[in-house]
Formats: sequence, C1' cells, structure tokens
RNA sequence: UCGUGCUAGGCGGGGAGCUAGCGGUUCCCUGUACCCGAAAUCCGCUCACGCGGGGCACAACCCCCAUCCUCGGGGCGCUUUCGUCCGGUGUAUGGGCUCGCGACACGUGGUGUUGAUGGGAAGGUCCCAUUCGAUGGGCGACUGCGAACCAGGUCAGGUCCGGAAGGAAGCAGCCUUAAGCGGACCCGCCCAUGCGCAGUGGGGUCACCUUGCCGGAGCCGGCGGCGCGAGUACCGCCCGGGUUGGACGUCACAACGAUGGGUGCACGG
Repeated sequence: UCGUGCUAGGCGGGGAGCUAGCGGUUCCCUGUACCCGAAAUCCGCUCACGCGGGGCACAACCCCCAUCCUCGGGGCGCUUUCGUCCGGUGUAUGGGCUCGCGACACGUGGUGUUGAUGGGAAGGUCCCAUUCGAUGGGCGACUGCGAACCAGGUCAGGUCCGGAAGGAAGCAGCCUUAAGCGGACCCGCCCAUGCGCAGUGGGGUCACCUUGCCGGAGCCGGCGGCGCGAGUACCGCCCGGGUUGGACGUCACAACGAUGGGUGCACGG
C1' cells in the first nucleotide's frame, strides 16, 4: 500500500407541544434517511438522546470532531406607517348614498323643414258691468176658508119715536168682505246666487292655450355627468381595546452542502 473477514460507531437532524426533567409517539421545518410492534385521561426512562424484535453496509463519500456556507423552522420583545376583529351619542375638510338648488347641450333621451328659437296679429282663459236662462225666497194676481158685538148690504120677529101717516136703531138668518189662515204653482214684479261649454259691451295681460302671418335651424334641463348646499357613520380618518396574522428587532439552533483533522482488530499478498 492492496485484498478479505470482523468490531466500535452508523442507518438522520432541529424546533413546537407534553413533562419535574430527558427521549419517543403527535405537529412544523429540513430533505430521502432500513423493516416490524405498542404509545395522549400515552409509552420508555432519571441527568439522559427512547422501549421490544429483526436486518444492512462499514473503518471511511459513509463513523467522530472542528470551522465555514446557507437558509429554514422556532422562542422572546415591543413597535407598527401593515393586515384583521371588536367598541365609540368622535369626525359630514375624503369616498359612498339620499335630497334640494344651480349652470351647461358633454353623453343619453325628447322635439323640429308635416317648420325650431325669435318677431308680429286675432281670439280664449282673467276682471268689471249687463242681458238671458236656471235655482231659491218674497210680494201681487188667482183660489178656498174666514167677524156673537166693536165690518158692509138686506134686515123676518121683536124694540123705540109718533094721535096717525110715517120714521129710526137694529139681533138672528142670508149675501159679501177685512185682517188672518191655507191652496196652487200657470202668470207679473222684486231680491238673492260657491248656478250656466249661454249672450252683449268694456278693460287687462303675454303666463298658458287656439288659429293665421313673417322667417328659416335649432330648441327642451327628463336621466347621467359638472358645481354648490343639506342630511346620513356604509367605507375612510380619529380615539380605545384585542390579535392564532404580516413586517421589524433580538435570541439561540439546525438539516443539506464545503473544507480540514481524527478513529480500530485479525489474516494474507
């Protein structure tokens, strides 16, 4: 130095959790690393790096140590300009929503050469007076009733005056009528009217409607958009609190990988 056989050691490591503590089952990371059995109101242990059974390769790429690289998972911390959750009779200088007002033909919609905006004419809607009608009321006229006496006419009987002729007042009855009480609603007059697609005359206006005329291309703010204002805590912001989250700081620590060093026994060439 090479070969063969064997042995120590190896066949994963780290974190969280659990625990008085250690290891394992569980979860996470690393990344590939033998198999079987049990293990959470758990399994095996007592200062350690599991327990029981079986297997593999091997003294080196493989075992041990140191250094480096690297990122990963974790512990802690407070902060947070981050996220998320809760609370607030906070905020209406931001966004949203609702409402109002305004300007505008930007969008949309409507309208217009079957004639827009504009100009001009007449009439109506409006006001006054009045006529007619309608309705209601009153009066008259019409009609019925209607006076014990204090209304009229005629007045039997009876009464009175008178010598007589004759005369006078006059009850009942009959006829009539006044006041009044009704009837009728035809007629006349008067009054009133929240009445009339009614008529006449006058006034007034350009707000609206209708109909002609001139003229020849715009007009309308319904909706959206724009501006202003009011309201409203849905969002945002502010205040307070939570957070298994993110970020940040800090603390140790891997795996993978790289480099260097270290570690046997026996036999044979």
Predicted 3D model of a 269-nucleotide RNA (Bacterial large signal recognition particle RNA) from a Thermoleophilia bacterium. Its Rfam family is "Bacterial large signal recognition particle RNA". It is annotated as a non-coding RNA gene. From the family's description: The signal recognition particle (SRP) is a universally conserved ribonucleoprotein involved in the co-translational targeting of proteins to membranes. Lineage of the source: Bacteria > Bacillati > Actinomycetota > Thermoleophilia. It was read from a public genome assembly, where an Rfam model found it.